Annotation: This is a predicted structure of a 74-nucleotide RNA (transfer RNA) from a Clostridia bacterium. It was read from a public genome assembly. Its mean pLDDT, the model's own confidence on a scale to 100, is 81. Rfam family: tRNA. It is annotated as a transfer RNA.
RNA sequence: CUACCCGUGGCACAGCUGGAUAGCGCGUCAGACUCCGACUCUGAAGGUCAGCGGUUCGAAUCCGCUUGGGUAGG
Repeated sequence: CUACCCGUGGCACAGCUGGAUAGCGCGUCAGACUCCGACUCUGAAGGUCAGCGGUUCGAAUCCGCUUGGGUAGG
């Protein structure tokens, strides 16, 4: 320098044949249970879907550029 892959709550990921309020596990907080904890159960908070722009009635998903990480080649 070129090509490809990845970037989604604090962490690990799903969702990428565009369709309505973006989900799961762990974690956090509150409640129940308990003499108190742990376990278990219930509920809640927490996300500009890396950034900007474009296409579309509608974008995490498609297109372009930028950016961070990884792989391969030179």